[in-house]
RNA sequence: UUUACGAAGAGUUUGAUCCUGGCUCAGGAUGAACGCUAGCGGUGCGUUUAAUACAUGCAAGUCGAGCGCCCAGCACUUUUUCUUUGACAGAAAAAGUAAGCUCCAACCUCCAAGCACCAAAUUCCAAUUAUUGGGAUUUGGAAAUUGGGAUUUGGAAUUUACCGAGUCGAAGACGAGGUGCUGGGAGCGGCAGACGGCUGAGUAACACGUUGGUACCUGCCCGAUACUCGAGGAUAGCUCGGAGAAAUCCGGAUUAAUACUCGAUAGUCCCUACGGGGUAAAGAUUUAUCGGUAUCGGAGGGGCCUGCGGCCUAUCAGUUUGUUGGUGAGGUAAUGGCUUACCAAGACAAUGACGGGUAGCUGGAUUGAGAGAUCGACCAGCCAGAAUGGGACUGAGACACGGCCCAUACUCCUACGGGAGGCAGCAGUAAAGAAUCUUCCACAAUGGACGAAAGUCUGAUGGAGCGACACCGCGUGAGGGAUGAAGUUCUUACGAAUGUAAACCUCUUUUGUGUGGGAGCAAAUUUUUGAGUCAACCACACGAAUAAGCACCGGCUAAUCUCGUGCCAGCAGCCGCGGUAAUACGAGAGGUGCAAGCGUUAUCCGGAAUCACUGGGCGUAAAGCGUCCGCAGCCGGAAAUGUAAGUCUGGAGUGAAAUUUCAGAGCCUAACUCUGAAAGCGUUCCGGAAACUGUAUUUCUAGAGUUCGACAGGGGUACGUGGAAUUCCGAUUGUAGGGGUAAAAUCCGUAGAUAAUCGGAGGAACACCAAACGCGAAGGCAGCGUACUGGGUCGACACUGACGGUCAGGGACGAAAGCGUGGGGAGCGAAGGGGAUUAGAUACCCCCGUAGUCCACGCCCUAAACUAUGAUUACUCGAUUUGCGAGGGAUUCGAUCCCUUUGCGAGUCCAAGCUAACGCGUUAAGUAAUCCGCCUGGGGAGUACGAUCGCAAGAUUAAAACUCAAAGGAAUAGACGGGGACCCGCACAAGCGGUGGAGCAUCGGGUUUAAUUCGAUAAUAAGCGAGGAACCUUACCAGGACUUGACAUCCCGAGAAUCCUGUAGAAAUACGGGAGUGCUGCAAAGAACUCGGUGACAGGUGCUGCAUGGUCGUCGUCAGCUCGUGCCUUGAGGUGUUCGGUUAAGUCCGUAAACGAGCGCAACCCACGUCGUGUGUUACUUUUUCACACGAGACUGCCGGCCCUAAGCCGGAGGAAGGCGUGGAUGACGUCAGAUCAGCAUGGCCCUUAUGUUCUGGGCGACACCGGUGCUACAAUGGUCGGUACAAAGGGUAGCCAACCCGCGAGGGGGAGCCAAUCCUGAUAAAGCCGGCCUCAGUUCGGAUUGGAGGCUGCAACUCGCCUCCAUGAAGUUGGAAUCGCUAGUAACCGUGUAUCAGCCAUGAUACGGUGAAUGUGUUCCCGGGUCUUGUACUCACCGCCCGUCAAGCCAUGAAAGAGAGGGGCACCCGAAGGCUCUCGGUAACGAGGGACCACGGUGAAACUCUUGAUUGGGGCUAAGUCGUAACAAGGUAUCCGUAGGAGAACCUGCGGAUGGAUCACCUCCUUU
Repeated sequence: UUUACGAAGAGUUUGAUCCUGGCUCAGGAUGAACGCUAGCGGUGCGUUUAAUACAUGCAAGUCGAGCGCCCAGCACUUUUUCUUUGACAGAAAAAGUAAGCUCCAACCUCCAAGCACCAAAUUCCAAUUAUUGGGAUUUGGAAAUUGGGAUUUGGAAUUUACCGAGUCGAAGACGAGGUGCUGGGAGCGGCAGACGGCUGAGUAACACGUUGGUACCUGCCCGAUACUCGAGGAUAGCUCGGAGAAAUCCGGAUUAAUACUCGAUAGUCCCUACGGGGUAAAGAUUUAUCGGUAUCGGAGGGGCCUGCGGCCUAUCAGUUUGUUGGUGAGGUAAUGGCUUACCAAGACAAUGACGGGUAGCUGGAUUGAGAGAUCGACCAGCCAGAAUGGGACUGAGACACGGCCCAUACUCCUACGGGAGGCAGCAGUAAAGAAUCUUCCACAAUGGACGAAAGUCUGAUGGAGCGACACCGCGUGAGGGAUGAAGUUCUUACGAAUGUAAACCUCUUUUGUGUGGGAGCAAAUUUUUGAGUCAACCACACGAAUAAGCACCGGCUAAUCUCGUGCCAGCAGCCGCGGUAAUACGAGAGGUGCAAGCGUUAUCCGGAAUCACUGGGCGUAAAGCGUCCGCAGCCGGAAAUGUAAGUCUGGAGUGAAAUUUCAGAGCCUAACUCUGAAAGCGUUCCGGAAACUGUAUUUCUAGAGUUCGACAGGGGUACGUGGAAUUCCGAUUGUAGGGGUAAAAUCCGUAGAUAAUCGGAGGAACACCAAACGCGAAGGCAGCGUACUGGGUCGACACUGACGGUCAGGGACGAAAGCGUGGGGAGCGAAGGGGAUUAGAUACCCCCGUAGUCCACGCCCUAAACUAUGAUUACUCGAUUUGCGAGGGAUUCGAUCCCUUUGCGAGUCCAAGCUAACGCGUUAAGUAAUCCGCCUGGGGAGUACGAUCGCAAGAUUAAAACUCAAAGGAAUAGACGGGGACCCGCACAAGCGGUGGAGCAUCGGGUUUAAUUCGAUAAUAAGCGAGGAACCUUACCAGGACUUGACAUCCCGAGAAUCCUGUAGAAAUACGGGAGUGCUGCAAAGAACUCGGUGACAGGUGCUGCAUGGUCGUCGUCAGCUCGUGCCUUGAGGUGUUCGGUUAAGUCCGUAAACGAGCGCAACCCACGUCGUGUGUUACUUUUUCACACGAGACUGCCGGCCCUAAGCCGGAGGAAGGCGUGGAUGACGUCAGAUCAGCAUGGCCCUUAUGUUCUGGGCGACACCGGUGCUACAAUGGUCGGUACAAAGGGUAGCCAACCCGCGAGGGGGAGCCAAUCCUGAUAAAGCCGGCCUCAGUUCGGAUUGGAGGCUGCAACUCGCCUCCAUGAAGUUGGAAUCGCUAGUAACCGUGUAUCAGCCAUGAUACGGUGAAUGUGUUCCCGGGUCUUGUACUCACCGCCCGUCAAGCCAUGAAAGAGAGGGGCACCCGAAGGCUCUCGGUAACGAGGGACCACGGUGAAACUCUUGAUUGGGGCUAAGUCGUAACAAGGUAUCCGUAGGAGAACCUGCGGAUGGAUCACCUCCUUU
């Protein structure tokens, strides 16, 4: 410079995020298989499994120009026999047969002639007006007919030939013999059967690939030289005889050769002691060759040796005796322990020997951007094998696939004596298996064997057949066509989709069917020769005719709707879908993708940077050995010279072809094939360069070390010694307790404890100093003294001269616990005992207490052995503290102290940089270098087995099956904590009154029932829906009825509507009687209503509140919830909203990387409280009150104090009211799948003579019991009787009802007034006040229950209403544990109205006024809530998560008395065939014996691997089993690690260690000011 090539991600851990990390998918490939489907052609490929067994046929023969025979045919020749014929001699009839000729008839065909007639053309005439008729001519056609010739057949007549026996000659036939040719057969002989074809069992090896070498061989082929002479004896075959069922064998006789033997000859042959000695041959045939022998050379082929390269395993660490080497000999084509005798004791191995497992190797194939990874089908090269094992023979070549011998297993034949066989050749069969073809054609081509050749043989090969097995190509039509047909599907019911798709019109004919033609492969040299071939190709005809499926449609991933199903059936590659509205199952419709294929399964590569050379990591995710020393190994300071191993470079050889890439060419194209070029991992040889590395030598001093002088230290070992304290013992004093705990008890003590004092004994540990201090490699080390001893630091001259760094294997040390032996034993204290706690308590707490803790010696060798951070070296901003040195300055009497510089340690905070983040940051987790160790998803498991170590406990090394789609790190937002801080609330406390006990009312549960309709169930259900269940309501039950319906719309018919009334019936209802004729319209008809009919439909308090709307409850009237922009973070997210104050308040102020805003808070609204003004009917009758309307007023405005002089708080004044004046309405984002389908609405599902409608009666009102909410009480702050005072707010025409009269009363009569500030009602408000009686009792309390008599409402008071009167007079004497409400006009007490309503079960709900307190000014605790912070393994959010035993099922696996199988090794026995060797016989070939070697086989002992095994161990998995609650929050005893003991189980306890512990306090240090 040119050419070619050229790198993608996604899903899934979480509430969300980043990271780590696995799993899965999208791509490509295949000798594939399976499912559904299928039109054609070309080119390839086709037992991957049982190297399992094979029926049948074929696959290696050929040469007569090497040889002798046999058979058949032909030709020639010799000969026997027979026949015929000619000549000679003799006879001549009929019939039959055959042939010839003539005639007749028939049939068919051909040739010639040709009338009538027909057609065409030309022409003439007539009529008529553009045609018709007639005549003539020419040409053509043409039936019947006629004539002629020929053929065939039949008949008749006629002619000819043939039909007997002897001699000679000739001819023929058969047989025999000879010669020649052709074909066939067996045999001798030569060459080939060592090639070609198949397979991959074995083999980890010089087997293969590649490089180099030589001590060697080589038939056929090529070149060269020389020779090819003379003899001989056999033998197969054939034949004869014999044995045998057969295979086959034996004997006799006979025969040939290019078979065999001998002799001669001999050089560029071989041997040699250089004298010499030895070894060859074959002819055939007929004139030209082919052969033969010897030797040399070549080509091609082969043998052997050799460097290098390519699998796994160390849970295989030592292997080896012909082993390693030498000498002699033997053997081989040849080297060599290849073999043998002797000698030596070597050889290999951590750079992996030996052993085990697996495997043919390569060119190459698939994939990949590449580096690589996987594979070794087809094609090509090499190797190995031929039923299994062994062996040799022949030969140029074999230890031989279709040869031999032996042994073994199997199969077959047999006359039982004996024999035969080897498809991993081509077809084919059986078996195995998910699975792999025709018992085809041909030697035409290419090639091979033999042959001189023709040729023969060739399942090599060329072809065809089968198979969508793969790749490539083509087709299944093209154009037009809207009423956007029908059908189907969906629908919001309008329409949309299928869809120009179809129909229909026009066109084409690849393919298909048929017909005709037709190369090339081939041909060379005249002829002959094509399996495929009914080919390819060309032409014509016909006709859209003969030709589309498969998978998918939740995301990844292109493509959606409806129905069915209902955690079922099923789907699924991963995530996952399905429990009544499934885009995920099944179907339909539609769509998407690919297409004669499409999907699935299996395997490989990719994605996977997920083994990382390119190209990863190790503080917390998996991962730094507990620490040091150190051999090998790896790496290594400065200078010089040499060398040239690495390195770089030039040239030469090789790297087979095919394959790959590029360019071109040939089949119509492509696949495929051909031609040329390039590339190629490498590797060998010859040169060159010398920077770097290596190496050799010589130097240097900066690394390292030595020396000298100082220094610090709890470094180590041994010996000695000291005081305090605990315990024990003795004594004394002294008396009733002590001890222990949250509280207790066990325990000690009147036999004198505890306490106090004195004395003594003994063991262990060393307060203060003391510190984030010091020393050590780590573990670790602390009273004091002595002895011995290791290391470190500083300063200084001098010395050695790279002596260094790191280290697999190895060695040493190594807390605590534990083990062994011997001591010791005060305290503490596993185990154990007792006491408590508890549901239990094998624990936590308490009292005792053994091992142990201590010493000596010997083991063990592990820890959260941690800085979870390997060692060494260099570089890279600062601040500050501290320990040990050194130099300088200043100062002091001096020491010390202070300042500054510098070296070595120990800490903290930060910059750059790094990191997933947290964080690290000159003591790096930064930037670089060297070396070592370690990791590769979670669990199983640091486990099993094996091995090593150990007295044991156990340690080290260290898997697999199986199982899951996660496990994990850091950080974020929440939630939670028996974590912390702050704050609020009738939350507690302080008070008042209740509930829980009684009776009754009412609601609920439960039970009962024909039915007791339904809903609501912690707070947030239960006097709730229901603010009125006798019928109705009513939804429930029993019985009686109706079926287009009680109700709505449409259609048809009839009738106005409507009213009165009878009978039956429980009623609904059924059947009747009578009255009545309306409105609009001229009429027809219509509107409303009633009755009847028809079908569309009505109807449902039936289900789903977990399909919904709407509404409501609750957290909570709590103060919160968010957004825009900006800023910070990789990101989730944070900031704002935190912090300091303050508030009822995220209220306000200040600060602050925030600045603003929204929904909430507050305010705006209503009522009440004061005043003013206006109006006023009904109020009042004059300051007024009352009602309505409009205004004023309150804002921390004023004063003082506190505070940052901010917000605000406290106090005061004034004021009706003072700090939100009081009460109400108002309920943020959201939570609880909260409640309601029975208020209403509504999707879907369900019922339709019933789950709808209607009637009567019943039920919702039951009653052993339990719960909630209330009323009335238990009495004297009371009851009762009499008198007397003061409200507010409401209601009233189907109504409120006055006065008056009757009744004890409920009430009745009565009727004025009122549609309401007018009348009425409650209404006499009550409690209160005044007076009388009652006097503590089951009462003059209390009123339940029951009896009797009445009233009212209403069709109707039995189930089941209210009220009145008389009588009766129950429980109950203030209420256990527990629990509720309330902070001021509140609680408490007192009465009054209203809604619903015929009446009322109202003691309920709601509204109104009257009287009218107490207590608290606090936040320790309970409950609820808010903010900040902290921990978390929770996020369904602590009602969370989660551990282990036990029980059940399933799965894989370890151990196990044993059992079975296998492959080897060792020792011994046997010893076939075979070659070798020895002996004998023989001239030799050979034969007969012996020997060692040796396959198979056998015996024995031991080891290994696999399978199986009663039982047994743990492990894994499995919606709702049992026991506890170990862990996560301080998880309620902080957790965890090592070790030891114990225990149903998680676990507990002792000893030592870690922080990967919360909280609080203290000390110290750092940063900032």
Molecule: small-subunit ribosomal RNA
Organism: Patescibacteria group bacterium